A computed fold for a 118-nucleotide RNA from Hymenobacter sp. BT559, annotated as SAM riboswitch aptamer (S box leader). The prediction has a mean pLDDT of 83. NCBI's taxonomy places the organism under Bacteria, Pseudomonadati, Bacteroidota, Hymenobacteraceae, Hymenobacter. The sequence was found by an Rfam model in a public genome assembly.

RNA sequence: GUUUUAUACAGAAGCGGCGAGAGAUUAGGCUCCGUGACCCGCUGGCAACCUUCCCAUUCGGAAAGGUGCCAAUUCCUACCCUGCCCGGCGUUGCUGCCCGGCACGGGAGCUAUAAAUC
Numbered sequence: 001g002u003u004u005u006a007u008a009c010a011g012a013a014g015c016g017g018c019g020a021g022a023g024a025u026u027a028g029g030c031u032c033c034g035u036g037a038c039c040c041g042c043u044g045g046c047a048a049c050c051u052u053c054c055c056a057u058u059c060g061g062a063a064a065g066g067u068g069c070c071a072a073u074u075c076c077u078a079c080c081c082u083g084c085c086c087g088g089c090g091u092u093g094c095u096g097c098c099c100g101g102c103a104c105g106g107g108a109g110c111u112a113u114a115a116a117u118c
Stems, first nucleotide, its partner, number of pairs: 001118001003116006013043005021032003026078004044070003049066002051063004079107003082103004087098003
C1' cells in the first nucleotide's frame, strides 16, 4: 500500500526545542497562531480496538503489554434522498414545477484509527 469489518457530537496537557504558518486533499466558510501555533522530544493523561487479568458469564470491571489519541463532530459544507420554511412560476382553486434557506433527519463518498487480510 490492497481488501474486509468496526468506530469517529464523549474523553485526555504540562515542560523543553524550533520559529511561521497550521487545521489531510480541491473550493468555500470558520477557527488556531510571535501571550510561539504546526512539528519534534520528554513527562503526564485519555480511551479500551487487540491483549492480559478479575468475574459463573458473551454482560460488567481493571490497566502493566501492542497500537491509537490528548482545539473545534472526520472543525463545517460540497453528492443523493427525506421533512420543514421563505419567495417565484403555474392553476378558478388544489395537485405540480423552480431558486434559496434550515434540520443532533437518513444514506453515499472522503479521511483517520483499530483488528484482520494479501